[in-house]
Context: one part of a larger RNA
RNA sequence: GCCGGCGAGUGCAUUUCAGUGGCAAGCUUAAGGGAGGGACACCCGGAGGCGAAGCGAAAGCGAGUCUGAAUAGGGCGAAGAGUGGCUGGAAUGCGACGCGAAACCUGGUGAGCUACGCAUGGGCAGGGUGAAAGUACCGUAACAGGUACCGGAGGCCCGAACUCACUAUUGUUGCAAAAAUAGGGGAUGACCUGUGUGUAGGGGUGAUAUGCCAAACGAACUGGGAGAUAGCUCGUUCUCCCCGAAAUAGCUUUAGGGCUAGCGUUGUCAAAUAGGUGCAGGAGGUAAAGCGCUGGAUGGGCUAGGGGUCGUCCAGAUUACUGAACCCAACCAAACUAUGAAUGCCUGCACGCGAAUGAUGGCCAGUCGGACGGUGGGUUAUGAGAUUCAUCGUCGAGAGGGAAACAACCCAGACCUACAGCUAAGGUCCUAAAGUCCAUGCUCAGUGGGAAACGAUGUGGUCGUGUCGAAACAGCCAGGAGGUUGGCUUAGAAGCAGCCACCCUUUAAAGAGUGCGUAACAGCUCACUGGUCGAACGCGGCUGCGCGGAUAAUGUAACGGGGCUAAGCAUGGCACCGAAGCUUGGGAUCCAAAGCAAUUUGGGUGGUAGGGGAGCGUUCCAGGGGCGGAGAAGGCUGACCGGGAGGUUUGCUGGAGCGCCUGGGAGUGAGAAUGCCGGC
Numbered sequence: 001g002c003c004g005g006c007g008a009g010u011g012c013a014u015u016u017c018a019g020u021g022g023c024a025a026g027c028u029u030a031a032g033g034g035a036g037g038g039a040c041a042c043c044c045g046g047a048g049g050c051g052a053a054g055c056g057a058a059a060g061c062g063a064g065u066c067u068g069a070a071u072a073g074g075g076c077g078a079a080g081a082g083u084g085g086c087u088g089g090a091a092u093g094c095g096a097c098g099c100g101a102a103a104c105c106u107g108g109u110g111a112g113c114u115a116c117g118c119a120u121g122g123g124c125a126g127g128g129u130g131a132a133a134g135u136a137c138c139g140u141a142a143c144a145g146g147u148a149c150c151g152g153a154g155g156c157c158c159g160a161a162c163u164c165a166c167u168a169u170u171g172u173u174g175c176a177a178a179a180a181u182a183g184g185g186g187a188u189g190a191c192c193u194g195u196g197u198g199u200a201g202g203g204g205u206g207a208u209a210u211g212c213c214a215a216a217c218g219a220a221c222u223g224g225g226a227g228a229u230a231g232c233u234c235g236u237u238c239u240c241c242c243c244g245a246a247a248u249a250g251c252u253u254u255a256g257g258g259c260u261a262g263c264g265u266u267g268u269c270a271a272a273u274a275g276g277u278g279c280a281g282g283a284g285g286u287a288a289a290g291c292g293c294u295g296g297a298u299g300g301g302c303u304a305g306g307g308g309u310c311g312u313c314c315a316g317a318u319u320a321c322u323g324a325a326c327c328c329a330a331c332c333a334a335a336c337u338a339u340g341a342a343u344g345c346c347u348g349c350a351c352g353c354g355a356a357u358g359a360u361g362g363c364c365a366g367u368c369g370g371a372c373g374g375u376g377g378g379u380u381a382u383g384a385g386a387u388u389c390a391u392c393g394u395c396g397a398g399a400g401g402g403a404a405a406c407a408a409c410c411c412a413g414a415c416c417u418a419c420a421g422c423u424a425a426g427g428u429c430c431u432a433a434a435g436u437c438c439a440u441g442c443u444c445a446g447u448g449g450g451a452a453a454c455g456a457u458g459u460g461g462u463c464g465u466g467u468c469g470a471a472a473c474a475g476c477c478a479g480g481a482g483g484u485u486g487g488c489u490u491a492g493a494a495g496c497a498g499c500c501a502c503c504c505u506u507u508a509a510a511g512a513g514u515g516c517g518u519a520a521c522a523g524c525u526c527a528c529u530g531g532u533c534g535a536a537c538g539c540g541g542c543u544g545c546g547c548g549g550a551u552a553a554u555g556u557a558a559c560g561g562g563g564c565u566a567a568g569c570a571u572g573g574c575a576c577c578g579a580a581g582c583u584u585g586g587g588a589u590c591c592a593a594a595g596c597a598a599u600u601u602g603g604g605u606g607g608u609a610g611g612g613g614a615g616c617g618u619u620c621c622a623g624g625g626g627c628g629g630a631g632a633a634g635g636c637u638g639a640c641c642g643g644g645a646g647g648u649u650u651g652c653u654g655g656a657g658c659g660c661c662u663g664g665g666a667g668u669g670a671g672a673a674u675g676c677c678g679g680c
Stems, first nucleotide, its partner, number of pairs: 001680006011094010022083002026050003032044003054061002064076004097235002100232001104225006115199009124189001126158003129154001134149005162186003166183005201217001203213003210219001238615006248261005262367002264364001266362001276351007288339001289337002294333003298329004305322002307319004370395010400411003415587004420583003426577003429562003435574001437573006448564001454548002458545010475532005481505003486500003511526001515524002588605007616669001618666007626658002634653003638649004
């Protein structure tokens, strides 16, 4: 891992509701007893319980009573149904659907592992170093000191046994639940080691590592309390039919849990209602707008004031500055409003669809983590597949078609069936069902088929405004002068470093000079003018489609691909394809209405949590009626029947028990629980 078996809402008590029998102003027994082989049943047993009367704190009164001065008002009552079985739903107490802690307490068992202690034994090849003391000699006044010999100290040195475990590799379903190999440390010591013995869990032991106390020790193991508790996780077993949620509010030592309400289901009752549309009436201060108010903020005008200057520093005068209020113009606001919608909301009436809706009472729930999308807001950075509200939708609990793929987007809500039809979104060159369809334009960028500020004689449309046959624009030919080198400045300053001025004359025209240039001049050029040429040429605004801006990690990789210049974009049109939508034929089931019925008509039948209904099967019991060696159960195999759980049966196997009907009782259904046991 697979297969097989086992494996989870049960029992008792009490209460409540529903269904269904009994009796009924009553109903009912409990313990216990009788008979009996024994049990359901039967017969006793009325103690007790519930009901038939309530109100008041009570005395008490009583269809009333309490309060009260009250005959008032008000509160609670009365105006006739209970009670006891059985079955089912639910609650509560118990282990209470099953398995699961870490822990806590209590009694024991452990120091044959290991920690430390005690007692008694054992072990340490070999080599090296050479302390003190001692002796002799030298030396000293005597000591000291020196030399030699001797000596053999040391948590001394090197290194086996022994012991430790620092490094690397192997090993990692190992040789091994800690090893092997090669190195490494200690190796006369706080050394290593045998045996015996002691210390015990709220404890011991510990050269402290929270280490060790029998291969898991921040508190051992084991029996018991014990089925501890688990607001947590996982699991929870047959079928079909009807309906079908929530992820919100309030409170919560509450936030992943609860309680009540909301939303679901189911029974009953009542009245014609809810939702929709139209009309009529109403409340309101949002969007927008506006600037009178409250504030903000820009430009201009004007003025008080401020600053500066002058002043006899007094008075005052003045001014490049600044500048409230006020005036003009143009603005901004969630906490501004002299205005003010659309929607939504409330009320009434009508229409129209008919129990699909709403309201009320009883039983039973589940839900309290929501998600994304559109719209209106807050928070954030007008970031987020962010977060928090409001409102609608979808998913959740929703399949089908489209978006290549894609819970939430677009279309559309799947009872079953058909080799029938029509459409939606989206599509119609191939992949791949359907147009290589029609008309008019645009795009040349593979734009389409990713992106901004910004940039640009890309190109289409439209509007405005200029110049132009009295000749424009571009090109070409020619002129572009004189006073004068204007004045100043400067070494120089001559159109062209800089400052000031910017005139006059001759002219068709020509600046006291547009740029280049020189040390300064010179030189080139422009403005401006003539000629040549001969028809359009400039400058702006708005707008359609394009261009650049454009850089990423395996491989084209930013159309799903092929490929496309239409098979791209815009506008209009006609066909067709396309879904579980709609229609058509057949069928099933539920609800309503009609009907005596058969049946007919109309409507419904996606579905998680969850509520309700109807069934199948297993095992046992009672009664009835059957089958079986001419072959029971069980097994294998095929066929048939049923809407399903399932049922019947042929053949083979098997070899002794087993169905069916009516009713009753449950250890009653397995795929999941890192489930348990067994087999392989």